[in-house]
RNA sequence: GCAUCGCUGGUCUAGAGGCUAGGAUUCGGGCCUUCCAAGCCCGUAAGCCGGGUUCGAAUCCCGGGCGAUGCA
Numbered sequence: 001g002c003a004u005c006g007c008u009g010g011u012c013u014a015g016a017g018g019c020u021a022g023g024a025u026u027c028g029g030g031c032c033u034u035c036c037a038a039g040c041c042c043g044u045a046a047g048c049c050g051g052g053u054u055c056g057a058a059u060c061c062c063g064g065g066c067g068a069u070g071c072a
Stems, first nucleotide, its partner, number of pairs: 001071007010025004018055001027043005048064005
């Protein structure tokens, strides 16, 4: 330099045009317990950036950034 793949809460991840953006974990609160742990309930918090397509984009297209792999 070229190609392919990926980028979503603090962390890991689901999603495949109409999602309250789901789950796990962490964190905070509560219940339970003599206390702790475990368990249960509640809460906080997310789309890499910019354009385009569309009535509607996390999702499709283009460009950029970052990362991984392969080839030079």

About this RNA
This is a predicted structure of a 72-nucleotide RNA (transfer RNA) from a Candidatus Hodarchaeales archaeon. It matches the Rfam family "tRNA". Its family is annotated with triplet codon-amino acid adaptor activity in the Gene Ontology. Its mean pLDDT, the model's own confidence on a scale to 100, is 83.